[in-house]
RNA sequence: AGUACUGCCGGCGAUGGAGUUCGCCGCGGGCUUACGGCCCGGCAUUGUCUUCGCGACUGAUGACUCCUACCACCAG
Numbered sequence: 001a002g003u004a005c006u007g008c009c010g011g012c013g014a015u016g017g018a019g020u021u022c023g024c025c026g027c028g029g030g031c032u033u034a035c036g037g038c039c040c041g042g043c044a045u046u047g048u049c050u051u052c053g054c055g056a057c058u059g060a061u062g063a064c065u066c067c068u069a070c071c072a073c074c075a076g
Base pairs, nucleotide, nucleotide: 009026010025011024012023013022016067017066018065019064020063021062027041028040029039030038031037047057048056049055
């Protein structure tokens, strides 16, 4: 100096919030530097069917649990 692995941290997993946990991504350039950060471009990421029409359908979880909203049924 480079590569790989592990841990921490950040982003994401089709409709809200929280806890736990799993998976994927975390690269390049510029500015500033009290080393924190900011900007741009990528990467991970944004359901299914279709006659592709201003059409149809499921779901608030990636998974488990709880809360909130919506829907269905029953009882008071």
Predicted 3D model of a 76-nucleotide RNA (Fluoride riboswitch aptamer (crcB RNA motif)) from an Armatimonadota bacterium.
The coordinates come from a structure-prediction model, not an experiment, and the mean pLDDT is 79.